[in-house]
Model confidence (mean pLDDT): 79 of 100. A computed fold for a 74-nucleotide RNA from Novosphingobium rosa NBRC 15208, annotated as Fluoride riboswitch aptamer (crcB RNA motif). Its Rfam family is "Fluoride riboswitch aptamer (crcB RNA motif)". Rfam links the family to the GO terms positive regulation of gene expression and response to fluoride. On this family, see Baker et al., Science 2012: "Widespread genetic switches and toxicity resistance proteins for fluoride". It was read from a public genome assembly, where an Rfam model found it.
RNA sequence: GUCGGCCACGGUAAUGGAUUCUGCCGGGCUCUCGCGCCGAACUGCCUCGCAAGGCUGAUGACUCCUACUUGUUG
Numbered sequence: 001g002u003c004g005g006c007c008a009c010g011g012u013a014a015u016g017g018a019u020u021c022u023g024c025c026g027g028g029c030u031c032u033c034g035c036g037c038c039g040a041a042c043u044g045c046c047u048c049g050c051a052a053g054g055c056u057g058a059u060g061a062c063u064c065c066u067a068c069u070u071g072u073u074g
Stems, first nucleotide, its partner, number of pairs: 009026005016065003020061002027038003044055004
């Protein structure tokens, strides 16, 4: 110096928030050092060459809250 693993931290997992757990990503530029710029992970499924059409869900997973919808009771 390079590669891999582990730990910590940050980001992320098709519409909001939180606990816990899990997966994935974590580099570059700038001496202007930042609430700067670029990049990674991420951006659902099916039919389909494109186009177009159809379908499920506030979870990645569990639980709770909130929003929306339906039914019952007061």